[in-house]
Context: one part of a larger RNA
């Protein structure tokens, strides 16, 4: 910009995409078949692989922003305590987040019209023929069925609710103003994200932060006290720290506001 007023919600689905895959084991049944060796169709159950789609309770990663524990040197005058740099210095663990070796789901059933192939009826050609007229049945394949986008599908759609025929030019088309329902910017974010978008809330507020319970991570330096030959242990003390979850609570920030946006046949 169009969809013959302007909006919000929620739908059809013209079309397009995705998927489709195998194996292996039990029952049937050591039956049919077969002299034997061997060894089924037809039905049913029942585990995998690999691909795909989510997913973070739980297993397991990573977690350069959590906790701890060293070794060099440096500096905070010195102790003690701390920081800097050295691949994050090395090393041990780890919240949330994203993953995966991990966890849940899928390929299906089933209609339809069909290849090859097998049939009915049946003539041409008094038999015969599956074919010429006519009928059947038959694939992992086609169409449908299952997901996923879709009304820019110009054939431009439906439904349901909102908001109203203002003011000024003009003879009308129309043109400019200010509104209305409603949108945007603005402001505090996040389930979303390069940026756009997308979602939420903006005081008639729990949206972020901050504090405060709680989880939930790391795991007791120093120092005093007791033990131990002693490395070292106990106690004060699950002590101190915490870029993570959950709840609570207006401290603190989401303010003031600003703009487009209809008047139709």
């Nucleotide at each position: 910009c169009g969809c013959a007023g302007g909006a919000g919600g929620c739908c059809u689905g013209c079309g397009g995409g995705a998927a489709g895959c195998c194996c292996c084991c039990c029952u049937c049944a050591g039956u049919a078949c077969g002299c034997a060796a061997g060894g089924a169709c037809c039905a049913g159950g029942g585990g995998g692989g690999a691909c795909g789609g989510g997913g973070c309770u739980a297993c397991g990663g990573u977690g350069u922003u959590g906790c701890g524990g060293u070794u060099g040197u440096c500096u905070c005058g010195c102790c003690a305590g701390a920081g800097g740099c050295a691949u994050g210095g090395c090393c041990g663990c780890g919240c949330a987040g994203c993953c995966g070796c991990c966890c849940c789901c899928g390929g299906a059933c089933c209609g339809g019209a069909u290849a090859a192939a097998c049939g009915c009826u049946g003539a041409g050609a008094g038999c015969a023929u599956c074919u010429a007229a006519g009928c059947g049945c038959g694939a992992a394949g086609c169409c449908g069925u299952u997901c996923c986008c879709a009304a820019g599908a110009c054939u431009a759609g439906g439904c349901c609710u909102c908001c109203c025929a203002c003011c000024g030019c003009g003879c009308a088309a129309g043109c400019g103003g200010g509104u209305a329902a409603g949108g945007g910017c603005a402001c505090g974010g996040g389930u979303a994200a390069g940026c756009g978008a997308c979602c939420c809330g903006u005081u008639c507020g729990a949206u972020g932060g901050a504090c405060g319970u709680c989880c939930g991570g790391c795991g007791c330096a120093g120092g005093c006290a007791g033990c131990g030959c002693g490395a070292g242990c106990u106690g004060c003390a699950g002590a101190g720290c915490c870029g993570g979850g959950a709840c609570g609570c207006u401290c603190c920030a989401a303010u003031a506001g600003c703009c487009c946006g209809a008047g139709g046949g």